[in-house]
RNA sequence: CGGGCGUUCGCGGGAGAGUGAGGCAGGGCGACCUGUUUCCGCCGAAGGAGCAACCGCCCCGGAAUCUCUCAGGUCAAAGGACCGCGACCGCCUG
Numbered sequence: 001c002g003g004g005c006g007u008u009c010g011c012g013g014g015a016g017a018g019u020g021a022g023g024c025a026g027g028g029c030g031a032c033c034u035g036u037u038u039c040c041g042c043c044g045a046a047g048g049a050g051c052a053a054c055c056g057c058c059c060c061g062g063a064a065u066c067u068c069u070c071a072g073g074u075c076a077a078a079g080g081a082c083c084g085c086g087a088c089c090g091c092c093u094g
Base pairs, nucleotide, nucleotide: 001094002093003092004091005090006089008087009086010085011084012083013082018040020039021038022037023036024035025034026033027032041074042073043072047070048068049067050066054062055061
């Protein structure tokens, strides 16, 4: 100096499913709005759990966008797995 991987941070992209029905509180003259909670339904892409194609001689270990829906979410906003770019640091390698 080049390549690969990883943590953190920044920027850009980023899906699904209820503006459902009640209770309470606050605001408003009122239509109504906001917060919270309960019930019914729904969604999978925070997190979590399960199966195991596969990697691996075996053990250990890793392992999906599949499955579950505990958690979370269900107008918008926010959040968001994951993807791309950049910065710092660490590891491996030429």

The RNA shown here (Glycine riboswitch aptamer) has 94 nucleotides. The prediction has a mean pLDDT of 78.